Context: one part of a larger RNA
RNA sequence: CCCUGGUUAAGGAACUCGGCAAAAUAACACCGUAACUUCGGGAGAAGGUGUGCCUCUAUUAGGUGAAGCGUUUUACAUGUGGAGCCGAAGGGGGCCGCAGAGAAAUGGCGGUAGCGACUGUUUACUAAAAACAUAGGACUCUGCUAAGUCGUAAGACGAUGUAUAGGGUCUGACGCCUGCCCGGUGCUGGAAGGUUAAGGGGAUUUGUUAGGGGUAACCCGAAGCUUUGAACCGAAGCCCCAGUAAACGGCGGCCGUAACUAUAACGGUCCUAAGGUAGCGAAAUUCCUUGUCGGGUAAGUUCCGACCUGCACGAAUGGCGUAACGACUUCCGCACUGUCUCAACCAGGGACU
Numbered sequence: 001c002c003c004u005g006g007u008u009a010a011g012g013a014a015c016u017c018g019g020c021a022a023a024a025u026a027a028c029a030c031c032g033u034a035a036c037u038u039c040g041g042g043a044g045a046a047g048g049u050g051u052g053c054c055u056c057u058a059u060u061a062g063g064u065g066a067a068g069c070g071u072u073u074u075a076c077a078u079g080u081g082g083a084g085c086c087g088a089a090g091g092g093g094g095c096c097g098c099a100g101a102g103a104a105a106u107g108g109c110g111g112u113a114g115c116g117a118c119u120g121u122u123u124a125c126u127a128a129a130a131a132c133a134u135a136g137g138a139c140u141c142u143g144c145u146a147a148g149u150c151g152u153a154a155g156a157c158g159a160u161g162u163a164u165a166g167g168g169u170c171u172g173a174c175g176c177c178u179g180c181c182c183g184g185u186g187c188u189g190g191a192a193g194g195u196u197a198a199g200g201g202g203a204u205u206u207g208u209u210a211g212g213g214g215u216a217a218c219c220c221g222a223a224g225c226u227u228u229g230a231a232c233c234g235a236a237g238c239c240c241c242a243g244u245a246a247a248c249g250g251c252g253g254c255c256g257u258a259a260c261u262a263u264a265a266c267g268g269u270c271c272u273a274a275g276g277u278a279g280c281g282a283a284a285u286u287c288c289u290u291g292u293c294g295g296g297u298a299a300g301u302u303c304c305g306a307c308c309u310g311c312a313c314g315a316a317u318g319g320c321g322u323a324a325c326g327a328c329u330u331c332c333g334c335a336c337u338g339u340c341u342c343a344a345c346c347a348g349g350g351a352c353u
Stems, first nucleotide, its partner, number of pairs: 001350008010341002014339001019336001027051005036041001038173001052095006062086003068080004072075001096100001108334004113329002115326002120132002136171007148157003174321004179251003184248002186244005193239003199233002207225002211220003252270005279313001280310001291307005
């Protein structure tokens, strides 16, 4: 010097990203217990007091219940009986120590805000969370040989279920709610018209040549075979017409205007499918920004309450609240302390010699 323990004057978080670590709290009984609340909770809220031993009350209260005795319905019955044993709590008096839950084990508490309702689950070996799940809500598919899934198939699951059932997707207890847009994309429905595959159809066309013509070169050329393949017929889909947003998604700009100024209930204009409603808002979202005001501090880029100028909140990619809950996150306080001012000593184990 390092590790693991122990103690410490005065101060008491001044340490630090942060009270990390340590200290403190602690058992049982009694008293007492706020806001808020879904009336269950919150709550062991908080905050207090007591606790040993001896003796008396005391053959204590109470519990257990033997022998014996009685009854009959003779039984592992019932009534009576009280021996023996166990044995609080309270009250009076006294005794000892620094200390009586005498050791060990054994909650620190309160206030505020965010997120997630909760219990639960998760990155076996750096993340336990605000992530996942969840009950509840909604949309959608599925009429049973169900939809869906696995398999080439047979077949199986779904389900020995049957729409109060099963599958998929989103949201996520509860309370109050969930606005406008169907132009785009998707889905559902429609069928008049346009487009349209294979296939049908076969006009036309190619080659070949029995034959004919020609002195010849060569020309014409039926049937058959072969090649080409026009018109026309021809489903779904797409175009088209509607519906649908708890489907994917989207939810404006400029200018003017009130008897100080400022602001604009009001007006004009352009564009759009429609121009963001309620609620919330410098927020887990705010760039400018340590916004401005208030609170807390002697002093506060964090925190809490407001304001609204929302760079770039917003309603089941849910909005706003919310008791209870949380090894979650933020800020503050009480208690407590070697975290610190600032270090010292002790014990054990290392390093070193």